[in-house]
RNA sequence: GGAGUUUUAGCUCAGUUGGUUCAGAGCAGUUGCCUUACAAGCAAUCGGUCGGAGGUUCGAAUCCUCCAAACUCCA
Numbered sequence: 001g002g003a004g005u006u007u008u009a010g011c012u013c014a015g016u017u018g019g020u021u022c023a024g025a026g027c028a029g030u031u032g033c034c035u036u037a038c039a040a041g042c043a044a045u046c047g048g049u050c051g052g053a054g055g056u057u058c059g060a061a062u063c064c065u066c067c068a069a070a071c072u073c074c075a
Base pairs, nucleotide, nucleotide: 001074002073003072004071005070006069007068010027011026012025013024019058029045030044031043032042033041051067052066053065054064055063
């Protein structure tokens, strides 16, 4: 220099060919119940402008472009 994959909650990850209800799950955190107490268990709650910017569209986490970061391959 060229090609590809990934980026979504504090962490690990889903999200179906662009569509409404709603961006969700597990773990973690907080509160309560339970217990002499702790752990476990149960219930509730807290969490995001989907890496950044622009574009297409009635509508974008999802499609397109540029940028950034991580990883892999080629030279």

Description:
A computed fold for a 75-nucleotide RNA from a Bacteroidota bacterium, annotated as transfer RNA. Its mean pLDDT, the model's own confidence on a scale to 100, is 80. The sequence is in RNAcentral, with records from ENA. The organism belongs to Bacteroidota, within Bacteria.